RNA sequence: GGGCCCGUGGGGUAGCUUGGCAUCCUUCUACCUUGGGGUGGUAGUAACCCGAGUUCAAAUCUCGGCGGGCCCA
Numbered sequence: 001g002g003g004c005c006c007g008u009g010g011g012g013u014a015g016c017u018u019g020g021c022a023u024c025c026u027u028c029u030a031c032c033u034u035g036g037g038g039u040g041g042u043a044g045u046a047a048c049c050c051g052a053g054u055u056c057a058a059a060u061c062u063c064g065g066c067g068g069g070c071c072c073a
Base pairs, nucleotide, nucleotide: 001072002071003070004069005068006067007066010026011025012024020056028044029043030042031041032040049065050064051063052062053061
């Protein structure tokens, strides 16, 4: 220098092909249950790496950038 893949709550993960309220597990908070704790249950907080474009509408499509990984030279 060239090519490919990945980036989503605190941690992990689905959704991207085929654009339309963003999924689930766990953690955390409150409550119920208990004599107390654990387990279990209910409710809640919290995320699309950044910018631009296309579109009525973008996590998803296009372009550029940033970060990580692999391969070639």